[in-house]
RNA sequence: GGCAGAGUAGACGUAAGUGCGUUAAGUGCUAGAUGGACGGGAAGUUGCCACUAGACGAAAAGCUUUAGAUACAAAAUAUCUUCUGCUUGCGGUACUUAUGUUGCAUUCCGCUGCC
Numbered sequence: 001g002g003c004a005g006a007g008u009a010g011a012c013g014u015a016a017g018u019g020c021g022u023u024a025a026g027u028g029c030u031a032g033a034u035g036g037a038c039g040g041g042a043a044g045u046u047g048c049c050a051c052u053a054g055a056c057g058a059a060a061a062g063c064u065u066u067a068g069a070u071a072c073a074a075a076a077u078a079u080c081u082u083c084u085g086c087u088u089g090c091g092g093u094a095c096u097u098a099u100g101u102u103g104c105a106u107u108c109c110g111c112u113g114c115c
Base pairs, nucleotide, nucleotide: 001115002114003113004112005111010102011101012100013099014098015097016096017095018094019093020091021090022089029054030053031052032051034050035049036048040109041108042107043106060088061087062086063085067081068080069079070078071077
């Protein structure tokens, strides 16, 4: 010098666990002259994340507990409201663990092997 190759963060799928919301946060979408991160080193996007603003938008059901109201002459009972907890759901929900797939936008250098 030539050829070949490896490696991160992260992203996504699946499973389990623990939460959050169901009084709608979150997720997803749009805009922004703001900030940040991006293989070992340097640079770094029209990509990524955060932030701000905007638009859109949903699935609850059963049981239980406290107090009250109504029906009844009263009790019992029933219905309604309120309060407590649980269970099953729902949400393009969050986190953790395991596992699989993908994986530096890109450029230069470095690393490993061969010549």

THF (Tetrahydrofolate) riboswitch aptamer, 115 nucleotides, folded computationally.
Rfam family: THF (Tetrahydrofolate) riboswitch aptamer. Rfam's curators write: Tetrahydrofolate (THF) riboswitch was first reported for Ames et al. as an RNA motif in 5' untranslated (5'-UTR)regions of folate transport and biosynthesis genes in Firmicutes genomes.
Its mean pLDDT, the model's own confidence on a scale to 100, is 78.